[in-house]
Context: one part of a larger RNA
RNA sequence: GAUUGAACGCUGGCGGCAGGCCUAACACAUGCAAGUCGAGCGGGGACUUCGGUCCUAGCGGCGAACGGGUGAGUAAUGCCUAGGAAUCUGCCUCGUAGUGGGGGACAACGCAGGGAAACUUGCGCUAAUACCGCAUACGUCCUACGGGAGAAAGUGGGGGACCUUCGGGCCUCACGCUAUGAGAUGAGCCUAGGUCGGAUUAGCUAGUUGGUGGGGUAAAGGCUCACCAAGGCUACGAUCCGUAACUGGUCUGAGAGGAUGAUCAGUCACACUGGAACUGAGACACGGUCCAGACUCCUACGGGAGGCAGCAGUGGGGAAUAUUGGACAAUGGGGGCAACCCUGAUCCAGCCAUGCCGCGUGGGUGAAGAAGGCCUUCGGGUUGUAAAGCCCUUUAGGUGGGGAGGAAGGCGUUAAGGUUAAUAACCUUGACGAUUGACGUUACCCACAGAAUAAGCACCGGCUAACUCUGUGCCAGCAGCCGCGGUAAUACGUAGGGUGCGAGCGUUAAUC
Numbered sequence: 001g002a003u004u005g006a007a008c009g010c011u012g013g014c015g016g017c018a019g020g021c022c023u024a025a026c027a028c029a030u031g032c033a034a035g036u037c038g039a040g041c042g043g044g045g046a047c048u049u050c051g052g053u054c055c056u057a058g059c060g061g062c063g064a065a066c067g068g069g070u071g072a073g074u075a076a077u078g079c080c081u082a083g084g085a086a087u088c089u090g091c092c093u094c095g096u097a098g099u100g101g102g103g104g105a106c107a108a109c110g111c112a113g114g115g116a117a118a119c120u121u122g123c124g125c126u127a128a129u130a131c132c133g134c135a136u137a138c139g140u141c142c143u144a145c146g147g148g149a150g151a152a153a154g155u156g157g158g159g160g161a162c163c164u165u166c167g168g169g170c171c172u173c174a175c176g177c178u179a180u181g182a183g184a185u186g187a188g189c190c191u192a193g194g195u196c197g198g199a200u201u202a203g204c205u206a207g208u209u210g211g212u213g214g215g216g217u218a219a220a221g222g223c224u225c226a227c228c229a230a231g232g233c234u235a236c237g238a239u240c241c242g243u244a245a246c247u248g249g250u251c252u253g254a255g256a257g258g259a260u261g262a263u264c265a266g267u268c269a270c271a272c273u274g275g276a277a278c279u280g281a282g283a284c285a286c287g288g289u290c291c292a293g294a295c296u297c298c299u300a301c302g303g304g305a306g307g308c309a310g311c312a313g314u315g316g317g318g319a320a321u322a323u324u325g326g327a328c329a330a331u332g333g334g335g336g337c338a339a340c341c342c343u344g345a346u347c348c349a350g351c352c353a354u355g356c357c358g359c360g361u362g363g364g365u366g367a368a369g370a371a372g373g374c375c376u377u378c379g380g381g382u383u384g385u386a387a388a389g390c391c392c393u394u395u396a397g398g399u400g401g402g403g404a405g406g407a408a409g410g411c412g413u414u415a416a417g418g419u420u421a422a423u424a425a426c427c428u429u430g431a432c433g434a435u436u437g438a439c440g441u442u443a444c445c446c447a448c449a450g451a452a453u454a455a456g457c458a459c460c461g462g463c464u465a466a467c468u469c470u471g472u473g474c475c476a477g478c479a480g481c482c483g484c485g486g487u488a489a490u491a492c493g494u495a496g497g498g499u500g501c502g503a504g505c506g507u508u509a510a511u512c
């Protein structure tokens, strides 16, 4: 000099953009943060113009493995870079082939109990896109190459003939379902190189290193087990100890380098502590389950409930870090045919000079060089065109009007095309109409009044830009270094004046 997620002191007008628990991975009151589908299913309920509309506890499907938080652990099962082969991949895209015919249950519900509660037991009824066989098998899988194994589910819209038990069949469209191939995406695994300090840590290792054979996994492999061999790592630092999430980046520097890893982005790890599996395409799962532990709470003492390192918020710790806000309008995500619902992701607003940037606190004129202050050699000098006065302007702020863009969509009507037996329905594209904004009293524009509402902080001995008076008298004090202060202190404390920066200025801490 530059820089900071800063703090402290004094001071403080406005706006834009960013940032905001670095400490206790300490404990948490309260609310919210993951639901959705009635176009899978039976039941129940509300309203009804009796046409129907709406709600949903349960079964079922998809999602909850994303998104959000934190950095405790981890020095290598991590991360970064470059390669690799022995793998899986829901939803999505493009193909191929199908979607036939049956059965038995379990919730809800009813009845009867147990319990303070959490909850739970027995008996009975019932539906399905829930569950299980049978049939079929282009692909697929297994195989001793002879052969063998394995699937499905329907729902909704519309409809001319024909059939009908008047429910529908049938046709068609859409969404599904099954098998399989390819892709895309995501994930698991392996190898090499790189990745902090300590030798006052020199030896470490028995599933250890390799082989054979079982097992196991989606998959290679001591991953696991039995047997066999005795290997493997290490001064190019093994092992041990300490510290630490890693990277793109960030700060600094001419660079080399040094320091660092807040915000944003990628990866990893964790979810009260430790362990475990279940479900599933995917978890060994933050707002799931089970076990153990500590802690907190309820209890009828028999037994139960909980997990903010989600968003707010509280206590505590600390030099120190914000609102128990609004909205799903946009972007994105989950569910749904859709309308739509959910979304503390997100978008916004609130607080804070925490930072960066911009603007303002007025402009011109004005010498009697006013008064006052300070200094003085008492002549004067300085504050100083500074003020007053006169003439103007009105940014920002205030008041009142107007007013974009962020809106794409979705809905209704309609045209063309596609599809179809069809002019119906559905899909695509277009036209028209009425609409969808939290922010928001938006940005921006216009008008009005009036200089009106807006300057401080540090320093002035040298380094280092800026000097005098007075008080004090090695006292009180200053100080980054040198050093000042013991009676004329430009160095302490005031004052006047000056210098520097300016809504900030200094100090402290930290890095280069």
Base pairs, nucleotide, nucleotide: 001512002511003510004509006508007507008506009505010504013359014358015357016356017355018354019352020351021317026315027314028313030312031311032310035062036061037060040059041058043056044055045054046053047052069270070269071268078195079194080193081192082191083190084189087187088186092183093182094181095180096179097178098177099176100134102132103131109124110123111122112121113120114119140149141148142147154175155174156173157172158171159170162169163168196242197241198240203233204232205231208230209229210228211227212226213225214224215223245267246266247265248264249260250259251258252257272293273292274291275290276289295306296305297304298303323349325348326347327346331345332343333342334341335340362392363391364390365389372383373382374381375380396453398448399447400446401445402444406439409435411433412432413431414430415429416428417427418426456501457500458499459498460497461482462481463480467496468495470493471492477484478483

A computed fold for a 512-nucleotide part of an RNA from an uncultured bacterium, annotated as small-subunit ribosomal RNA, 5' domain.